[in-house]
RNA sequence: AGAGUUUGAUCAUGGCUCAGAUUGAACGCUGGCGGCGUGCUUUACACAUGCAAGUCGGACGGCAGCAUUACCUUCGGGUAGAUGGCGAGUGGCGGACGGGUGAGUAAUACAUCGGAACAUGCCAAUAAGUUGGGGAUAACCCAUCGAAAGAUGGGCUAAUACCGGAUAAGCUCUGAGGAGGAAAGCUGGGGACCCGCAGGGGCCUGGCGCUUUAUGAGUGGCCGAUGGUCGAUUAGCUAGUUGGUGGGGUAAAAGCUUACCAAGGCGAUGAUCGAUAGCUGUUCUGAGAGGAAGAUCAGCCACACUGGGACUGAGACACGGCCCAGACUCCUACGGGAGGCAGCAGUGGGGAAUUUUGGACAAUGGGGGCAACCCUGAUCCAGCAACGCCGCGUGAAUGAAGAAGGCCUUCGGGUUGUAAAGUUCUUUUAUUUGGGAGCAAAGCUUAUGUGUGAAUAGCAUGUGAGUAUGAGAGUACCAAAGGAAUAAGCACCGGCUAACUACGUGCCAGCAGCCGCGGUAAAUACGUAGGGUGCGAGCGUUAAUCGGAAUUACUGGGCGUAAAGGGUGCGUAGGCGGAUAUAUAAGUUAGAUGUGAAAUCCCCGGGCUUAACCUGGGAACUGCAUUUGUGACUGCAAGGCUGGAGUACGGCAGAGGGGGAUGGAAUUCCGCGUGUAGCAGUGAAAUGCGUAGAUAUGCGGAGGAACACCGAUGGCGAAGGCAAUCCCCUGGGCCUGUACUGACGCUCAUGCACGAAAGCGUGGGGAGCAAACAGGAUUAGAUACCCUGGUAGUCCACGCCCUAAACGAUGUCAACUGGGUUGUUGGGAAGGUUCCUUCUCAGUAACGAAGCUAACGCGUGAAGUUGACCGCCUGGGGAGUACGGCCGCAAGGUUGAAACUCAAAGGAAUUGACGGGGACCCGCACAAGCGGUGGAUGAUGUGGUUUAAUUCGACGCAACGCGAAAAACCUUACCUACCCUUGACAUGUCUGGAAUUUCGCAGAGAUGUGAAAGUGCUCGAAAGAGAGCCAGAACACAGGUGCUGCAUGGCCGUCGUCAGCUCGUGUCGUGAGAUGUUGGGUUAAGUCCCGCAACGAGCGCAACCCUUGUCAUUAGUUGCUACGAAAGGGCACUCUAAUGAGACUGCCGGUGACAAACCGGAGGAAGGUGGGGAUGACGUCAGGUCAUCAUGGCCCUUAUGGGUAGGGCUACACACGUCAUACAAUGGCCGGUACAGAGGGCAGCCAACCCGCGAGGGGGAGCCAAUCCCAGAAAACCGGUCGUAGUCCGGAUCGCAGUCUGCAACUCGACUGCGUGAAGUCGGAAUCGCUAGUAAUCGCGGAUCGGCUUGCCGCGGUGAAUACGUUCCCGGGUCUUGCACACACCGCCCGU
Repeated sequence: AGAGUUUGAUCAUGGCUCAGAUUGAACGCUGGCGGCGUGCUUUACACAUGCAAGUCGGACGGCAGCAUUACCUUCGGGUAGAUGGCGAGUGGCGGACGGGUGAGUAAUACAUCGGAACAUGCCAAUAAGUUGGGGAUAACCCAUCGAAAGAUGGGCUAAUACCGGAUAAGCUCUGAGGAGGAAAGCUGGGGACCCGCAGGGGCCUGGCGCUUUAUGAGUGGCCGAUGGUCGAUUAGCUAGUUGGUGGGGUAAAAGCUUACCAAGGCGAUGAUCGAUAGCUGUUCUGAGAGGAAGAUCAGCCACACUGGGACUGAGACACGGCCCAGACUCCUACGGGAGGCAGCAGUGGGGAAUUUUGGACAAUGGGGGCAACCCUGAUCCAGCAACGCCGCGUGAAUGAAGAAGGCCUUCGGGUUGUAAAGUUCUUUUAUUUGGGAGCAAAGCUUAUGUGUGAAUAGCAUGUGAGUAUGAGAGUACCAAAGGAAUAAGCACCGGCUAACUACGUGCCAGCAGCCGCGGUAAAUACGUAGGGUGCGAGCGUUAAUCGGAAUUACUGGGCGUAAAGGGUGCGUAGGCGGAUAUAUAAGUUAGAUGUGAAAUCCCCGGGCUUAACCUGGGAACUGCAUUUGUGACUGCAAGGCUGGAGUACGGCAGAGGGGGAUGGAAUUCCGCGUGUAGCAGUGAAAUGCGUAGAUAUGCGGAGGAACACCGAUGGCGAAGGCAAUCCCCUGGGCCUGUACUGACGCUCAUGCACGAAAGCGUGGGGAGCAAACAGGAUUAGAUACCCUGGUAGUCCACGCCCUAAACGAUGUCAACUGGGUUGUUGGGAAGGUUCCUUCUCAGUAACGAAGCUAACGCGUGAAGUUGACCGCCUGGGGAGUACGGCCGCAAGGUUGAAACUCAAAGGAAUUGACGGGGACCCGCACAAGCGGUGGAUGAUGUGGUUUAAUUCGACGCAACGCGAAAAACCUUACCUACCCUUGACAUGUCUGGAAUUUCGCAGAGAUGUGAAAGUGCUCGAAAGAGAGCCAGAACACAGGUGCUGCAUGGCCGUCGUCAGCUCGUGUCGUGAGAUGUUGGGUUAAGUCCCGCAACGAGCGCAACCCUUGUCAUUAGUUGCUACGAAAGGGCACUCUAAUGAGACUGCCGGUGACAAACCGGAGGAAGGUGGGGAUGACGUCAGGUCAUCAUGGCCCUUAUGGGUAGGGCUACACACGUCAUACAAUGGCCGGUACAGAGGGCAGCCAACCCGCGAGGGGGAGCCAAUCCCAGAAAACCGGUCGUAGUCCGGAUCGCAGUCUGCAACUCGACUGCGUGAAGUCGGAAUCGCUAGUAAUCGCGGAUCGGCUUGCCGCGGUGAAUACGUUCCCGGGUCUUGCACACACCGCCCGU
């Protein structure tokens, strides 16, 4: 210090979330020790039991109980306050402190700083006194009542209890003369003297007390100022209320109280009311400013079962006091009584949750006492709890065979890991044993000083010595002993965020703080394991606070479009305010003083072995108050000024406002005339009007509303808004010059006024238009859009309503801007003068520099740079909704939430895709043509159905005569049946055997079983070994056309042979990106040229390649041939096959921009890419294929593998695609006659010849092919016949008879002959191909193949028609525009 998350990506806005620190915490897992702290945050809920406030006999009368002593005794005991002491009682002091809690309280509180009208026990210190009397009363005794608590009566008695008297001040009161007015004793010591029988007393002296007085300190009471919560959906509150006078009252000021008088007082700087809350020092967080909190410790306040009240007292309206009332609990003899843990422990309850019914007064402190001492749940300690902070430990060194085991693996290894084991050490902690501090000094005794005193008593005080006292606790600490011995977990590992693999699971189980993971691809996100990371006696989770969040912005934000400028003006309070001199000193500023408790924080030291912790000193506490300066700035005061503002005089423009009058055009209606069948309306119609005379047209009349042209980016107004003409009344603005006032100004919460349209009320008016409504259309419907009608309303007057995208989505005012430019409206000045130019002020537009902005854009009329004031915003939805208030006749307006829910919503710009947006261009895309499909029959493929099986795949174009260039068996993957299990196939080990061939039996066959023949090759003398093959055995393994094409490779289809797709450097932009590649032309083309912040380059295009068209050269056999056939010759021609030439917009003319290019022409076999082919950019479709092949993962392993036989893939109500043949005369049939090209051929093609009607059979020549064969090309042409018919068309189907292939044609082949002769007479909606040697038509060949083709791939023959053109359909390209789409329009999304 930031990060994640809106998007395909970007910038900005904006919310949500995370990383940090912290806690009186709780929960989960785990847990060795010590120190120091902390521990009911919830029910101020109820409380059993014990303890928490007593003490004084040196105030008093006494003596219940205990002890001592003495006396008596019947030895049982009794008596004696005589002694130590002391229950109960009188009396004094203390129970107002200490301890607890935070309910109440928003000010009778608290904090800080001041003030005056007060009180004060104990303490310190001042002055004086402490005299003399009296009468009671508890205790006690007796009696009575009551269950008890307790009460009553009678009698005796004391005091430091009570009451008079005396005295008295520097006391109090006062009319200034005077008057009032106190006390208490107790005790230690004592030489002389006195009293007394004695104890003892007087007297002297000391101590503690008592009374009065003036003070101090400390404490307490009272008053004021300032400060610190929320709500205006709380706006008015207040009668003792505010003030005065008299009386009362208090310790004291005061309406504190009372009577009278006055009518005040508080409040938008928030009264009153409501909600919440103890306040502070401080604590947590934060860089700070702030925000949150107010446990422990400390100060103050309030409370003590709830409410009220007083008494006593120095002090209370009193936690462990009293009285009354209430609730609750307990006792009771039912009459009546008792109680108050928010003291310490503890119990129940509540709750996520918070401890022992412990020890001691040893220390510190408190109360009482002369003191000893007593009391003290204050306090000091211990116990429980990882609740927090801090410290220590769980071992250290060495140790590679890198052990075993685990996990992973590419099987090589890696990792756990020096980790362990092993070796050598150490002993903190724990355990045991022993030793062992400090917290303890006052006090007391003694010695010795000082003071008091008559005193060597006594008392007070100082010093030295001695001595008593420890709860914690035998604790801290020290030593010894043995032995690594007694001691590690938790969370996380997709990103944020450090840390990765395997297995399991398969949108299941689950995770998740946010984004998000999980649907077999193989989850680093679930669960487990291994490994790792982080922290560590803890670690995580949850809750909460601050931070990050500049996300409430004082420091430090915004408002044109993201949330946000009020609809507009006037104006009150308030805020702010020109220039000048003087005075003041409120603000400001500087110094000094006081205060700001201690603790805390910080700095420097010190003490516990360190630290936490404790402690000394300092600084600080940013504050408040008082005081002294200064006088710049602000304020206040009082002067003068003119620049801001205003007034007067002179001009000007204007749909500015209100009222009145007038006008013409048009619509509609009415009357009369002319006139006849339609009018009106629409995309097309219909409803409607019209023969009862419409529309049209002429004349006349009525009535209402609005004002064409001028008219404009124009003018006026605060905004809303304002438009015929004239008159009256009236507001504002602008300009010029002079005079005057003298800051009079700006803004403006509340307030007041205005405020389009619609709407409301009353009364008019009503031509046109027109919500509602009616009808007609449209439509699936059409409560709409369109049409015909039509009422409120629109108009006027008066009164309401008060809202709009009331918008410039931009508040008002002022100043400045170091470049402006071009229009236009109003005024002025100067110069020339029909008119124009220049300057200037005020408006209104366009473009643009700097600057600003997220960008778009704004830009002297700012969204620039500043100042003043007001309004408003703080994620989206819920919602401008609900409730409440105010306003309104109503409609409604204004003010204006929450629960709940989401992780976004929204802005600007970018790239795509898309548009029934635009511009341009292309394509058999349309159009123009030719021929088809869709109807028939058949073939074939698909779907569906069926089946034991009808194996599988392919599904818009881009599946469907597709994989399949050949399903009778095989193929074959499917089904049924029968068999095999290291297997039909591969490698490795062992054993045996040569391999192999022939025959028999069983069986459907696979297979099983038997017999016979046979002994090879290489090395070696042989034995034997080896290679290959066969059989057998066991195990590793084989095998799978099983699944996943959405895990993949490879290959392919498609957009598309469309012209596109990109990069480097530079430049522009915050950025995504843009530019280049856009623009002007041109092209088949991102083809080329020109221009240009671009310059270049790459993949595509084109070309290079093959073929075809012309020629030349060379070469020629099997080809050709001018030589008479053959042989032979020749190579001109045809042909073959090699090399070249040729075509490049090269030439000419025109157009074009002097370009590229286009158009026309010449020449040429060919002309503008000559024709055809191969060639397919970046990418798209999770396109197709795991069944060509390869391959990850998963699955099967006597089966999902392998073998065999038979069946199926050929089924058949039906639907679709692709084809074949036809429907005929441009034809069918018969006869005759011509002309190809390209291929194939040895398990082959097969000639001649013979047989058969034919398919074919026989035959065997030739040919491994420019030689031989397939091989007769067919349309065509010539001749004949048929005559428009279901035919001499058409051939399906069926019957019979055959041929061929093949082991085998039943399911299920092809062909032949004879016979049979179906549908079909040119095909609905719709739809396909083709632009020239093309369509159409005709035949020929080949692959596969034993056989089988209407399919596929090729070949040649004959050989057209049409294209005006690009409006439209489809597809594509470029530019541009809109967009809420980006899975990208098959999108998104709304309503029900």